Predicted 3D model of a 112-nucleotide RNA (SAM riboswitch aptamer (S box leader)) from Hymenobacter citatus.
Taxonomically the source falls in Hymenobacter (Bacteria, Pseudomonadati, Bacteroidota, Cytophagales).
Model confidence (mean pLDDT): 80 of 100.
It matches the Rfam family "SAM riboswitch aptamer (S box leader)". Rfam describes the family as follows. The SAM riboswitch is found upstream of a number of genes which code for proteins involved in methionine or cysteine biosynthesis in Gram-positive bacteria.

[in-house]
RNA sequence: UACUUAUCCAGAAAGACCGAGGGACUGGGCCCUGUGACGUCUUGGCAACCUGAAAUAAAACAAGGUGCCAACUCCCAUUUCGCCCCGUCUAUCGGGCGGAAGAAGAUAAGUG
Repeated sequence: UACUUAUCCAGAAAGACCGAGGGACUGGGCCCUGUGACGUCUUGGCAACCUGAAAUAAAACAAGGUGCCAACUCCCAUUUCGCCCCGUCUAUCGGGCGGAAGAAGAUAAGUG
């Protein structure tokens, strides 16, 4: 770096340093941020993907490898389904609300 599989509405922050943007990318919305965000380090915590002890499985645990610790992956974008509304000769067009799937992304495990 590519592919496969699984998961993504739960959970979990203090201190120090730094100093202006940040929330992956594009557009829009919304939010965080000099009461110091983002980031880095330390400590702490969450979780249970892999691993771990005994025949196996489940549950439990959390020593180890990762991961994570604002907001659903912050929300929407593509497709589809249901309900409602306005206009109209008609609605297959437009708008609102809700659901599902997909895309993209993140993380883990595996493969090349």